A computed fold for a 1504-nucleotide RNA from a soil metagenome, annotated as small-subunit ribosomal RNA. Its Rfam family is "Bacterial small subunit ribosomal RNA". Gene Ontology terms of the family: structural constituent of ribosome and ribosome. The sequence is in RNAcentral, with records from SILVA.

[in-house]
RNA sequence: AGAGUUUGAUCCUGGCUCAGGACGAACGCUGGCGGCGUGCUUAACACAUGCAAGUCGAACGGACGAUCCUGCCAGCUUGCUGGUGGGUGAGUUAGUGGCGAACGGGUGAGUAUCACGUGAGUAACUUGCCCCGGACUCUGGGAUAACAUCGGGAAACCGGUGCUAAUACUGGAUGUCCCCGCGUCAUCGCAUGGUGGUGUGGGGAAAGUUUUUUCGGUUCGGGUGGGGCUCGCGGCCUAUCAGCUUGUUGGUGGGGUGAUGGCCUACCAAGGCGUCGACGGGUAGCUGGUCUGAGAGGAUGAUCAGCCACACUGGGACUGAGACACGGCCCAGACUCCUACGGGAGGCAGCAGUGGGGAAUCUUGCGCAAUGGGCGGAAGCCUGACGCAGCAACGCCGCGUGGGGGAUGACGGCUUUCGGGUUGUAAACCCCUUUCGGCAGGGACGAAUCUAGACGGUACCUGUAGAAGAAGCCCCGGCCAACUACGUGCCAGCAGCCGCGGUAAUACGUAGGGGGCGAGCGUUGUCCGGAUUCAUUGGGCGUAAAGAGCUCGUAGGCGGCUUGCUAAGUCGGGUGUGAAACCCCCGAGCUCAACUCGGGGUCGCCAUCUGAUACUGGUAUGGCUGGAGUCCGGUAGGGGACCAUGGAAUUCCUGGUGUAGCGGUGAAAUGCGCAGAUAUCAGGAGGAACACCGAUGGCGAAGGCAGUGGUCUGGGCCGGUACUGACGCUGAGGAGCGAAAGCGUGGGGAGCGAACAGGAUUAGAUACCCUGGUAGUCCACGCUGUAAACGUUGGGCGCUAGGUGUGGGGGGCCUCUCCGGUUUCCUGCGCCGUAGCUAACGCAUUAAGCGCCCCGCCUGGGGAGUACGGCCGCAAGGCUAAAACUCAAAGGAAUUGACGGGGGCCCGCACAAGCGGCGGAGCAUGCGGAUUAAUUCGAUGCAACGCGAAGAACCUUACCAGGGCUUGACAUAUACCGGAAACACCCAGAGAUGGGUGCCCCGCAAGGCCGGUAUACAGGUGGUGCAUGGUUGUCGUCAGCUCGUGUCGUGAGAUGUUGGGUUAAGUCCCGCAACGAGCGCAACCCCUGUCCUUAGUUGCCAGCAUUCGGUUGGGCACUCUAAGGAGACUGCCGGUUAAAAACCGGAGGAAGGUGGGGAUGACGUCAAAUCAUCAUGCCCCUUAUGACCUGGGCUACACACGUGCUACAAUGGGCGGUACAGCGGGUUGCGAAGCCGCGAGGUGGAGCCAAUCCCUAAAAGCCGCUCUCAGUUCGGAUUGCAGGCUGCAACUCGCCUGCAUGAAGCCGGAAUCGCUAGUAAUCGCGGAUCAGCAUGCCGCGGUGAAUACGUUCCCGGGCCUUGUACACCCCGCCCGUCACACCACGAGAGCUUGCAACACCCGAAGUCGGUGAGGCAACCCGUUAAGGGAGCCAGCCGCCGAAGGUGGGGCAAGUGAUUGGGGUGAAGUCGUAACAAGGUAGCCGUAUCGGAAGGUGCGGCUGG
Repeated sequence: AGAGUUUGAUCCUGGCUCAGGACGAACGCUGGCGGCGUGCUUAACACAUGCAAGUCGAACGGACGAUCCUGCCAGCUUGCUGGUGGGUGAGUUAGUGGCGAACGGGUGAGUAUCACGUGAGUAACUUGCCCCGGACUCUGGGAUAACAUCGGGAAACCGGUGCUAAUACUGGAUGUCCCCGCGUCAUCGCAUGGUGGUGUGGGGAAAGUUUUUUCGGUUCGGGUGGGGCUCGCGGCCUAUCAGCUUGUUGGUGGGGUGAUGGCCUACCAAGGCGUCGACGGGUAGCUGGUCUGAGAGGAUGAUCAGCCACACUGGGACUGAGACACGGCCCAGACUCCUACGGGAGGCAGCAGUGGGGAAUCUUGCGCAAUGGGCGGAAGCCUGACGCAGCAACGCCGCGUGGGGGAUGACGGCUUUCGGGUUGUAAACCCCUUUCGGCAGGGACGAAUCUAGACGGUACCUGUAGAAGAAGCCCCGGCCAACUACGUGCCAGCAGCCGCGGUAAUACGUAGGGGGCGAGCGUUGUCCGGAUUCAUUGGGCGUAAAGAGCUCGUAGGCGGCUUGCUAAGUCGGGUGUGAAACCCCCGAGCUCAACUCGGGGUCGCCAUCUGAUACUGGUAUGGCUGGAGUCCGGUAGGGGACCAUGGAAUUCCUGGUGUAGCGGUGAAAUGCGCAGAUAUCAGGAGGAACACCGAUGGCGAAGGCAGUGGUCUGGGCCGGUACUGACGCUGAGGAGCGAAAGCGUGGGGAGCGAACAGGAUUAGAUACCCUGGUAGUCCACGCUGUAAACGUUGGGCGCUAGGUGUGGGGGGCCUCUCCGGUUUCCUGCGCCGUAGCUAACGCAUUAAGCGCCCCGCCUGGGGAGUACGGCCGCAAGGCUAAAACUCAAAGGAAUUGACGGGGGCCCGCACAAGCGGCGGAGCAUGCGGAUUAAUUCGAUGCAACGCGAAGAACCUUACCAGGGCUUGACAUAUACCGGAAACACCCAGAGAUGGGUGCCCCGCAAGGCCGGUAUACAGGUGGUGCAUGGUUGUCGUCAGCUCGUGUCGUGAGAUGUUGGGUUAAGUCCCGCAACGAGCGCAACCCCUGUCCUUAGUUGCCAGCAUUCGGUUGGGCACUCUAAGGAGACUGCCGGUUAAAAACCGGAGGAAGGUGGGGAUGACGUCAAAUCAUCAUGCCCCUUAUGACCUGGGCUACACACGUGCUACAAUGGGCGGUACAGCGGGUUGCGAAGCCGCGAGGUGGAGCCAAUCCCUAAAAGCCGCUCUCAGUUCGGAUUGCAGGCUGCAACUCGCCUGCAUGAAGCCGGAAUCGCUAGUAAUCGCGGAUCAGCAUGCCGCGGUGAAUACGUUCCCGGGCCUUGUACACCCCGCCCGUCACACCACGAGAGCUUGCAACACCCGAAGUCGGUGAGGCAACCCGUUAAGGGAGCCAGCCGCCGAAGGUGGGGCAAGUGAUUGGGGUGAAGUCGUAACAAGGUAGCCGUAUCGGAAGGUGCGGCUGG
């Protein structure tokens, strides 16, 4: 520091995801040791048991009482025991009293608050114990617990009577002083006021104890530390919470408090708070810090520390220095326990522990030795604070599980191309070591002071045995480090994202191997980071999400030049504060580290003092004129409102002329018309809109604005520079304006025209088209408030090259008279373009450039601009505006393709023009289908279907039935045995096969050959052509497909290859940021057309001879044969064109513009075809999916299709005669002549290994005769009979012949095919395969046409361009209803629960107030009495008051028959809306209609 993921690829936008760190964690697997930490995050749920706050006898009276002294009595061992008194009194102690219990410990429920943090204030306060200082400690009194006794009660506990003490209570004295009142002086403060001095009046203290020292008591002042109160500032979410408030805000009097204060009360006033977010709702203890981050920030608030709050829930006060009190009290409530039923007791959010909840969190341990706390004079006691130990890998840190050597690279495992590789120096083995752990011995520091150290026989040290006791977890497709095998077969499963798995899975599972970390490793959860993805640092808004429809304007924000003052912001310096811990640095202590300790730094802030004054602010109602405005003079304009008025056109009405149609469409029909339309003329009525001018033009803030005239009125621009003197810009809320549609009321209504009706179209047509037609469109008044309200671009100011056009105004110059020309300034509206910007497209002085100011808005797609709530509206609806759930994208721009019922150019038997067919018939052949035991398999639009098959009776043959074989029908190897094997014959059998007989090899041997046995293996036309090679088809013989370098572009890519011409051609030329090159084209190759040369046998024969057959002699001139060459190249001429390429015409020539034909098939496309030609990976079968045999099948047949043959006849059929080819084939072959047969054929065998012989007759043609339009003398199917040939064998199932039979068919519907010249058509001939079988296929020649105007259309193709939402590429993509399943959400008669308030009722405890006839020791009066007084208490009354009750509302949550839309879901239904002109351009707003997408009307937009 980044990476993966949208695409065919690219750039951008944008979300999702990952790598890092952290944790009080949990879960899974695993687990050796130690140190230091940490450990109920959930139920502030309920708690058994024990402990957690006591102490002081030096405050007090008692009780008990060791010891010692002593009196008396008794016993007697005469100094001892016992008893009973007195004294002393160590020690213990219930009670009174004092101090403590308000600390320490726990928890985070509540709390959005002066609770916390920080800084101030307190002149408005308090403070026990402690420290310092001053002064004092005198003198009286009356009670009361304990105790005794009586009584009540189950208990808890309580009552009466009697006695007693104090450092308990209390009267008086004294008063350094303190407090209060009044007067006065000084001084200080921002104010209230404070401080000090002084005069005077009033009030106020005390306690004792100890043997001594001591420890106490009272009062005053000061200090330390603590606390209270007040204030500034700071730190959560929500505006779908916008208004809140009656003690409320302030005042006066009073009360209350330690103290200010509505803190409380009475009265008075009507205030106070709030968009700088009051009030309400939700959530939450706050902080130091912690985690993360480069930082700024974000998140968090366990442990430790500070503060706060709470103590079963709610309320309350008492005591006290301090509490409204965790282990105190009272009351109410819920819950639990005891009970004798009358009453009582309790509060673990102290430490342990239990139950419960939960994914989850420990021992009912030891000790007060240390530190600290309470009490005490002290000893000491108490202390679950604390110190330690225990449990838990929960975290951090450290250590170990061994070290060195050791290659035949062992065994085993895994893998393999079978050679090996790998595990791997790893092991074994050899030599060492002993940390940790084990055992044994020694043994602390922690205590300086009094002291017996929980930890602890611990740390540590020493000895000892022995490699001995100690390794796992996750991952290995990319991100991301690490790969193979097997299993599985869209199954099982994985997955953080992208995505893996459908038979060769590095992605699942296992194994081997590898990578990472290591006593841990992974997973899950949460936080920060990455995320500049809320952007202060540090983002955006033309098209990606995002500028409000427009303007005015409030608050607010921002603001020109200049002077003085000020010093709030700002800047410098000082002071205070910023607790400790934490963090950073330095150092130190535990062996290191974690951990701990010491020192230093930091802590951005706040407060205060002082200084500076450039800038911002304030002030002088300073000054200025450039911003802004006013004034004066001009000027353009569909700017606005109202009134009036004009002509053209449509329609209607009336009349005239006139007759059969009009109208409408792609074509029609509905409609109108003989009752007279349309057309035409004249007159009239009425409404709406304003042709030409007119524009790329003008005006307006936007919406928008158009005949003409008038009235009223807003704004702009230009010129002048007289006036004001910053008066400005923006603008949250707010207000106004705001197309069309729509709504209300009343008019109006010509045309147009949603809805509706009819006619067409169509599969349908709720549409497009046509005929009608209502609302509406128009006017007035009112409402609505939205549009693609768009420049998809908020407003203002300044700055930053130009060019060109146009609207308005001004100036200069020329001409000067207008007109006009030119130049320049200001102001509008457009186009092009530099820099710059931009993802690109593009923008570019009218910015999307460079800056400043202000506002609005955005933060992935869908859900959704929806629901709920609120506001507005008559309604329609508008504004504001979520969430659940779901997806891994959704998008923008540009690129290359492909596609278009887009465009341009061009080509092709593509159409057209022609000729002949197919589709109808019969037959042949192939396919589908159905059939079958099997009808083997493959090929399936073009590009399968007379295709593989150039030839299925057996064989072929792969299929079926049956019969038999198992190392096999075939190959190789080894071992053993046997023998020749073969061949011939016989028997059984359908045959395979089985049995038998005969014959019986070469070699010295090994062995060869054959058979048998055994093992390796053979074999498979079994599967996968979607694992493959090879081969082939097709686009297409179409003209294309690419590369190097350069250049352009961020990039995909582009350029070249586009353009202008031309060509059959990317053929060539010209131009050009391209220059070259390759594969294709062409040419080179073959056949054919002309000529020449060479060579003449089997070929040929002009002339000569000849037996008249080129038979022979002879000759090779010619034909021909087969080798070589020539020839054609736009070479020549003319024209056109660009002096090009080329084209057109011509000459010559056998041939003329690639002469004709063939071979030749670029990069690639179709997962095209073929595993059944062959080869081949993997899988499968192995007495069978192999191999053999017989028979059958591939030949079947209601049908349907393809390709052919023969025909339907007279351009013909039949009969007779007669002429002319070429390519080929031939020795298990072709087979002549002759003879036989009507014929197929037979016989025959000459000749021929072939320019020699044979196949071989060519046929159409030509010459005659006949038939005469008919199902025929056409046609030949079908069938019968008789034959022939091949073959082991023609039944299923061959071909041919003769005789007989003589079907359909009279030229073929829709549709469709071939062909452009020696072609089509027509005629025959040959060949391969082959025993036989040809209408098929491959070739050959004979005869031999017609037509092409042309490129509009159909099909296919090429190039350029355009649109695109396609890229599996239009057989694409994709929308909505309906049906089904699941999910979340809204509405819903309601039902249930909670929360916070309100009104009223009831009213506990308790404070306060009143009363106090009952009760009462202290003081006073009274003789100490009775009694009275003062005062106190109970009781009662009143205000307030918790819980509770009643009631109507509010808010929130759960649930609900039914219902609504939404989302999701491999193969459901209906259509085809959108993307191409998407077949009616699309979209926006609105209205309306329709199963649905959607259609239509009106207005708008271009994103046509």